RNA sequence: GUAGCUCAGUGGUAGAGCAUCUGAUUUACACUCAGAAGGUCCUGGGUUCAAUCCCCAGC
Numbered sequence: 001g002u003a004g005c006u007c008a009g010u011g012g013u014a015g016a017g018c019a020u021c022u023g024a025u026u027u028a029c030a031c032u033c034a035g036a037a038g039g040u041c042c043u044g045g046g047u048u049c050a051a052u053c054c055c056c057a058g059c
Stems, first nucleotide, its partner, number of pairs: 001059001004018004012049001020036005042058005
């Protein structure tokens, strides 16, 4: 080592910004606003009722 990119997330249903898409606005574009989609959390094993989180090994 987590969304396309940059990164949060100190055991209990995984988030933000940017980007993308849709709508509103506009003659149109941009800006702005609203919404949506997008994740086998590097791989394998262990601990635990429960692991992105703790432990071991590997890449």
Model confidence (mean pLDDT): 84 of 100. The RNA shown here (transfer RNA) has 59 nucleotides and comes from Podarcis lilfordi. Its Rfam family is "tRNA". It is annotated as a transfer RNA.